[in-house]
């Protein structure tokens, strides 16, 4: 710090993933010690049980124990009554504490918090200064007795009694309250000083020590004044989302006055005005305790709020006041509601969000532990009590941190294990084995500090500390395609299954399993969440022409930004001081635990906020000047700028009419229309309506939408010129106005053309289209709507500044006679430089360079959709999501391939021509069918007379059937083997094959024995079984097409391009020329063979011979080399000469880079994978020859240019010994029989047909044609039945030139004619490979069909057109809209009831304290009564969630239906 992943590949955009830290975590697999932490995020759900706030007897009575003493009652023990003093305990009354501590996080968007202020508007119990006091009566009430209700909880009644309770009254230094008077301070007085005159308080308690006492002293109390230290009210600024909540508000905002609080305040309440809040976001919504901080980040940020620590809040839900210095109270009360309990059914009782526990929920969270010995809290003088605060301890690897599970030596590189090219390789110095350690463990000993002066210690016999023993008790998880460090081998076979993302799996895996290896280590993955990576919300740090992204245009509100210059201020800005920003955390220093995490101490930093005194460039804000920016005048200029009347011609169509007589018209062809009731076609006339050729320009005008015949009115806005004026008046611009093509709506006109829809013809498979006839709305006027558009320069508006040229439109100065030339303004085009851009590209009219403002964009799909709102008369706008779901979507380029794109140009491609094929029989292959088997491969071109260049057995691979199991064949090892080995009469049998009498070996040799061979066991042999999608090697085909690339250099970020293109040429990327390329390779061509010529050599068996027509062999010759013309003084190309050949003289061989996963695993080799008394092998027999058809390549042939006879010519190039076989003879023939001859220029095969000469048939299914079949023969071979070939004799079938279509050749070719060879016994060969002999026709061109080259274009293809691809429909799966409804939750409202409780009224009833002698009052309570009031009840609504029959689209799914829209001119752009 960065990688992956869209493409054939670049580049950019742009999104998804990764890799790092982090957690109050959890789940897998493991798991030795230790220290310090941390530990219900869910159900603010329900709780059994215990414990979590109690203290003081030195306030008061009382009461218990205990001791003593009396006394009583009992033998006694004991008991019972009184009294007394020290001592314990204490139910109550009483005082203070229970408002603190602990818990939680619901609820809260708020002065709740954070911070900074302010209180002149206030409170503070216990503490601490000072100041004065503290005098003096009273009356109850509980405890308690006694009665008495109740199940119980818990009451009544009636009597008794104490206080530091309670109540009166005196006293008042101060205080405090009204009413009053001075008086500085203040922005303000309810503060503050002084000042008059009216009302309020005490516990002489309590104790203790001295003291006779008296009283001092402690401690309590009163009042006041102050501090501390806590609190309670106010406010400035600061932290969430949504605008698809935009308008809220009736105690609402202010007053006056009154209640009320400690206290301001509409906090409350009459009353009065009608205010206040809000786009700097009121109301409302949804979510949330808020900080200090933690996690991540280079910081800015961005997330989070658990332990700690401040604040708040709340304590089953909701209300309500009491008490008190302080609550509207977690373990206090009342009501009310839900829920759980008890009940005797009449009532009653509970509140763990306190420690532990439980249940439950959840993926998940601990002990119903010790202790008050340390810290801190409450009561107390004080001992002390009480403290699940707090210390500890258990329990969890849940986090951080340490330390271990040994260390050294040790190669026969053991043993196994994995993999192997069988050689080794590794696991591996790793084990064993030798030695040394003891941290851990175990077993002993001994033992702490925490405790301030004695004792006193939960933890704890715990740490630490010795000593003994003994490697001893301690490794383990993930991963290993790339990303990303780690590779092998097996199983599986688009299955299991893996996966963060790219993807991986259909017989060589990434998955599952070893073995190794890499990573991390008491852990080590995995989910789940944050932050970074992502500069992927950009304030540091981004965008918008084409990738997403500039508003359709313009006026102008708020805001935002603003020219020169001068003074003030000093609001920002700055700087200094001061205050504060708790503590912890964080960073440096330092100190304690052995380090360390943990802690202590110190400093620092804390980017903020106040206050305060300075600065005066900038900004700002107030006052002066200015003119450049802006407006204005005054004088020209140019325009389809726009409204509104008029007017004109030229064309269509219609109406009239006249001429005329049959078509017209329309289209690729046509028809449909129109037309003898006269159309079209011409001419004259008339109606009406729309649009303005020609001028017209890259033009002109306007904001934009858009403006086009003339003429006149009205009226907008540029431009130039000239300087007399205003003097910053400006830029921009959210809401807001306001205009906007076209189609559309509405009212009303209008209507010629054109024309959606709509009819019709046509064209198709179909044609709801394109094409044609017709044709309505509408296209037009006028009024009002819409308000959208590829409203586009896809480029907001405004200014500055920055090299050129070139063209044009308007003005205006200078010159010049003129054309014109310079100058300079404003526009509007093209070219281009820096620069910039991811390329294309812009480029002074910017997309450079810089400022201001406004708008927009954040990854594709869903989707510019839903639902909401607004707007609309509908149509629909506008504003806008979300579920789900995909790893891309995309721009720009570059290579290809591809177009029913374009130019060039080639080939028997077509076109001109021969001759077939397809029809007919036969052959041969194939397919299909059949079969026990009819082996098996090939499959458009590029399979089908192909593999096969020979299937009756053999072949042969297939099928029946019978046999064999070391094999039919090769190497080893091991035993065995002398009558061995071989040979073999007989027997069974179809044959392999079994048996098997007999005969009877060999080489070596140290004489032991070895070898061969045979047997028997093992290692193995064997398979034409799988796979040509795991190979090698060979070959098909594009194609004998001209092409294919490389080095170096040059362009371009790249991909790559130049080269190779371009102008000519050529068969040809062959040559030239040009040329940022310059050369080079493989490829064309040459070089090889043959043929033609001629020449020299040599010549058997050729020839009678000599010779060389013949053979072999070597050299030669042809090079565009000469002329001429033309081209570019080029290549070359046309013509001509000379030649046996002339521009490659003909044929062959030869086949770039690659393409078809073409073909071949059955010719060969071969991984792998199956088979092993079978899928080997070996025999008989039968099949590959089947046979309703299909097709492919051939053969005859249909006849007279022929068939038949007769007769007579002339090749080549081959083969020949298990061979070719002569003469000669038989036989009609096939052949037979003979045997010369010859490994061959001598012999032979071998008679060439075609042709010719000659006869005959005479158009007929024939003297055409041969298939069929019968009979009789020949030959091969063990053998011709399935199933051979040849003769002869007989039969004599289709068939009379062949539809659609479709093949072959351009010259010695095509046709046609025979001959020969290979494989072979024989032959299904009409095939296949040669030879030769006769011997043609045409080609005009390249428009079209095919292929195939080059260059250029589009391109959404790149498996590349056979590509991509889009919409219904059908099925499945989700999510989500809409819906009659139904059903729930949240906040309000209006009404009705209305608990508890304050308050206020009323109290006829009831009451100890105070007045009174009494009656009575005062006052107080009870009741009752009204306001207010929680909850409930009723009701219309409002937000917002679930569900729904149907129902809309949506996304995703392997091969489904339908068409072909889009991509190429996508066949209608």
């Nucleotide at each position: 710090a960065g990688a992956g992943u869209u493409u054939g590949a670049u580049c950019c955009u742009g999104g998804c993933u990764c890799a790092g830290g982090a957690u109050g975590a959890a789940c897998g697999c493991u798991g030795g010690c230790g220290g310090c932490g941390u530990g219900c995020c869910u159900a603010a759900u329900a709780c059994a049980u215990g414990c979590a706030a109690g203290u003081c007897g030195a306030a008061c009575g009382g009461g218990a124990a205990c001791c003593a003493c009396a006394u009583u009652c009992g033998u006694a023990a004991g008991g019972g009554u009184g009294u007394g003093a020290a001592u314990u305990c204490u139910a109550g009354u009483g005082g203070c504490a229970a408002a603190c501590g602990g818990g939680u996080g619901a609820g809260u968007a708020a002065c709740a918090c954070g911070u900074g202020g302010u209180u002149g508007a206030c409170c503070u119990a216990c503490c601490c200064u000072g100041a004065a006091g503290a005098g003096g009566a009273g009356g109850a009430c509980a405890a308690c007795a006694u009665c008495u209700c109740g199940a119980a909880a818990g009451g009544g009644a009636u009597g008794c009694u104490a206080a530091u309770a309670c109540u009166c009254c005196a006293u008042a230094a101060g205080c405090a309250c009204a009413c009053g008077g001075a008086g500085g301070u203040u922005a303000g007085a309810g503060g503050c000083u002084c000042u008059g005159g009216g009302u309020g308080a005490a516990a002489a308690g309590g104790g203790g020590u001295c003291g006779a006492a008296a009283g001092a002293c402690c401690u309590g109390c009163u009042u006041c004044a102050g501090g501390a230290g806590g609190g309670g009210a106010c406010u400035g600024c600061g932290g969430u989302c949504c605008a698809u909540c935009a308008g809220c508000u009736a105690g609402u905002u202010g007053g006056u006055g009154a209640g009320g609080u400690a206290g301001u305040g509409g906090c409350u309440c009459a009353c009065c005005a009608a205010g206040g809040c809000g786009a700097a976001g009121a109301c409302g919504g949804a979510u949330a305790g808020g900080g200090g901080g933690c996690c991540u980040g280079a910081g800015a940020g961005g997330g989070u709020g658990g332990u700690c620590c401040c604040c708040c809040a709340c304590a089953c839900g909701g209300g309500c006041a009491c008490u008190g210095a302080g609550a509207g109270a977690c373990g206090g009360g009342c009501c009310c509601g839900a829920c759980u309990c008890c009940u005797a059914c009449g009532g009653g009782a509970g509140g763990c969000a306190g420690c532990a526990g439980u249940a439950a929920g959840g993926g998940a969270u601990a002990u119903u532990g010790c202790g008050c010995a340390a810290u801190g809290g409450g009561c107390g003088a004080a001992a002390g009590c009480c403290u699940g605060a707090c210390g500890c301890a258990g329990c969890a690897a849940c986090g951080c941190c340490g330390c271990g599970u040994g260390c050294c030596c040790g190669a026969u590189g053991a043993a196994g294990g994995c993999c192997u090219u069988c050689g080794g390789g590794u696991c591996g110095u790793a084990a064993a084995g030798g030695g040394c350690u003891u941290u851990u463990c175990u077993g002993g000993g001994a033992g702490a500090a925490g405790a301030g002066g004695a004792a006193g210690g939960a933890c704890g016999g715990u740490a630490c500390c010795c000593c003994a023993g003994g490697a001893a008790u301690a490794a383990g998880u993930g991963u290993c395609g790339g990303c990303u460090a780690a590779c092998u081998a097996c199983g599986u076979g688009c299955c299991a299954g893996c996966a963060g993302c790219c993807g991986c799996g259909g017989u060589a895996a990434a998955c599952g399993u070893a073995g190794g290896a890499c990573g991390c280590g008491a852990g080590c993955g995995u989910u789940a969440u944050c932050c970074g990576g992502a500069g992927u919300u950009a304030c540091u740090g981004g965008g918008c022409g084409u990738a997403a992204a500039g508003g359709g245009c313009g006026g102008g509100u708020a805001g935002g930004c603003g020219g020169a210059u001068u003074g003030a201020c000093a609001a920002g800005u700055u700087g200094g001081u001061u205050g504060u920003g708790a503590a912890a955390u964080c960073u440096c220093c330092u100190g304690g635990c052995u380090a360390a995490a943990c802690u202590g101490g110190g400093a620092g930093g804390g980017u903020g906020c106040a206050a305060u005194c300075g600065a005066a460039a900038c900004u700002g804000u107030c006052a002066g000047u200015c003119u450049g920016g802006a407006g204005g005048u005054c004088a020209g200029c140019a325009g389809a700028g726009g409204g509104u009347c008029g007017u004109g011609g030229a064309a269509u169509u219609c109406c009239g009419g006249g001429u005329g007589g049959a078509g017209u018209g329309g289209u690729g062809a046509a028809a449909u229309g129109c037309g003898u009731a006269g159309a079209g076609a011409u001419c004259c006339g008339g109606a009406g309506g729309a649009a303005c050729a020609c001028c017209a320009g890259a033009g002109g005008c306007g904001a934009a939408g858009g403006c086009g015949g003339c003429g006149a009115c009205c009226u907008g806005g540029g431009c130039u010129g000239a300087a007399a004026c205003u003097g910053a008046c400006g830029c921009u611009g959210a809401a807001c106005c306001g205009c906007g093509a076209a189609a559309g709506c509405c009212a009303g006109g209008g209507g010629a053309g054109c024309g959606a829809a709509c009819g019709g013809g046509a064209u198709u498979a179909g044609a709801a289209a394109c094409c044609c006839c017709g044709g309505u709305a509408g296209u037009c006027c006028u009024g009002g709507c819409c308000g959208u558009a590829a409203a586009c320069g896809a480029u907001g508006c405004c200014a500055a500044c920055u090299g050129g040229g070139u063209g044009u439109u308007g003005g205006u100065g200078g010159u010049g006679a003129a054309a014109g030339c310079c100058a300079u303004c404003a526009g509007c085009g093209c070219c281009g430089g820096a620069g910039c851009u991811a390329a294309c590209g812009c480029g002074g009219u910017a997309a450079g360079u810089u400022g201001g403002c406004c708008g927009c964009c954040u990854g594709g799909g869903g989707a510019g959709u839903a639902c909401g709102a607004c707007c609309g008369c509908a149509a629909g706008g506008u504003u806008a999501a979300a579920a789900c779901u995909c790893a891309a979507a995309g721009g720009a380029a570059u290579u290809g391939a591809c177009g029913g794109g374009g130019g060039c140009c080639c080939g028997c491609a077509c076109a001109a021509g021969c001759a077939g094929c397809g029809g007919a029989g036969c052959g041969u292959g194939u397919g299909g069918u059949u079969u026990a088997a009819u082996u098996c491969g090939a499959g458009a071109c590029a399979a089908c007379g192909c593999g096969a260049a020979g299937a009756a057995c053999c072949u042969u691979a297939c099928c029946u059937g019978g046999g064999u199991u070391a094999g039919a064949c090769a190497c080893c090892c091991a035993c065995g083997u002398g009558g061995u080995a071989g040979u073999g009469a007989c027997u069974g049998g179809a044959a392999a094959c079994a048996g098997g009498a007999g005969c009877g070996a060999c080489c070596c040799u140290u004489c032991g024995g070895g070898g061969a061979g045979c047997g028997u066991g093992g290692g193995c042999a064997g398979g034409u079984g799988c796979u040509g999608c795991a190979u090698g090697g060979c070959u098909g085909u594009c194609g004998u097409c001209a092409g294919c690339u490389c080095g170096u250099g040059c362009c371009g970020u790249g991909a790559g391009g130049u080269g190779u293109u371009a102008g000519g040429u050529u068969a040809a990327g062959u040559c030239c020329u040009g040329u940022a390329a310059c050369g080079a390779g493989c490829g064309c061509a040459a070089c090889c063979c043959u043929u033609a010529c001629a020449g020299c050599c040599a010549g058997u068996u050729a020839c009678a011979a000599g010779u060389g027509u013949c053979u072999g062999g070597c050299a030669g010759g042809a090079c565009u080399g000469c002329c001429g013309g033309u081209g570019u003084g080029a290549a070359g190309c046309c013509g001509g000469a000379g030649g046996a050949a002339g521009g490659u003289g003909g044929g062959g061989a030869u086949g770039a880079c690659g393409u078809c996963a073409a073909g071949u695993c059955a010719g060969c080799a071969u991984g792998g994978c199956c088979u092993u008394u079978a899928u080997g092998u070996c025999c008989a027999g039968g099949g590959c020859u089947a046979c309703a058809c299909a097709c492919a390549c051939g053969c005859u042939a249909c006849a007279a240019u022929g068939g038949g006879c007769g007769g007579u010519a002339c090749a080549g190039a081959g083969g020949g010994a298990a061979g070719c076989g002569a003469a000669a003879c038989u036989g009609c023939g096939a052949a037979g029989u003979g045997a010369a001859g010859c490994g061959g220029a001598u012999c032979u095969c071998a008679g060439a047909a075609a042709g010719c000469c000659g006869u005959u048939c005479g158009u007929a299914g024939u003297u055409c044609g041969g298939a069929u079949u019968g009979c009789a023969g020949g030959c091969u071979g063990c053998a011709a039945c399935c199933c051979g070939c040849c003769u002869g004799c007989a039969u004599g079938a289709a068939g009379c030139c062949g539809g659609a279509g479709u093949u072959g050749c351009u010259a010695g070719u095509a046709a046609c004619c025979g001959c020969c060879g290979g494989u072979c016994a024989g032959c299904c060969a009409c095939a296949c490979g040669g030879c030769g002999g006769u011997g043609a026709a045409u080609a005009c061109g390249u428009u079209c069909c095919c292929g195939g080259g080059c260059c250029u274009u589009g391109u959404a293809c790149a498996c590349a057109c056979c590509g991509c691809c889009c919409g219904u429909c059908a099925c499945g799966u989700c999510a989500u809209g809409g819906g009659a409804g139904c059903u729930g939750g949240c906040a309000a409202c209006a009404c009705c009831u209305g608990a508890a409780g304050u308050c206020g009224g009323u109290g006829a009833g009831c009451g100890a304290a105070c007045c009174g002698c009494a009656a009575g009052g005062a006052c107080g309570c009870a009741g009752c009564c009204g306001c207010c009031g929680a909850a409930g009840g009723u009701g219309g609504g409002g937000c917002u969630g679930g569900u729904g029959a149907c129902u809309g689209g949506g996304a995703c799914g392997a091969a489904g239906u339908c068409g072909u829209a889009a991509c190429a001119a996508g066949g209608u752009a």
The RNA shown here (small-subunit ribosomal RNA) has 1469 nucleotides and comes from a metagenome. It matches the Rfam family "Bacterial small subunit ribosomal RNA". The sequence is in RNAcentral, with records from SILVA.